[in-house]
Molecule: transfer RNA
Organism: Candidatus Kuenenbacteria bacterium
RNA sequence: GGGCCGCUAGCUCAGUUAGGUAGAGCAGCAGACUUUUAAUCUGCGGGUCAAAGGUUCAACUCCUUUGCGGCUCA
Numbered sequence: 001g002g003g004c005c006g007c008u009a010g011c012u013c014a015g016u017u018a019g020g021u022a023g024a025g026c027a028g029c030a031g032a033c034u035u036u037u038a039a040u041c042u043g044c045g046g047g048u049c050a051a052a053g054g055u056u057c058a059a060c061u062c063c064u065u066u067g068c069g070g071c072u073c074a
Base pairs, nucleotide, nucleotide: 001073002072003071004070005069006068007067010026011025012024013023020057028044029043030042031041032040050066051065052064053063054062
């Protein structure tokens, strides 16, 4: 230098097939229970979907470029 894959909540990851309200578990906070803590149960909050541009009524999703990480070829 060429090719391919990944980037989504504090963490681990779904969701992309076929564009249409952004989710789960753990963690955090509050409450219930408990003498207290833990455990358990209930609820709540938390996101520039790596970045920019484009297409579209509408983009995490499609197209282009870039960044970071990984695999591979030379």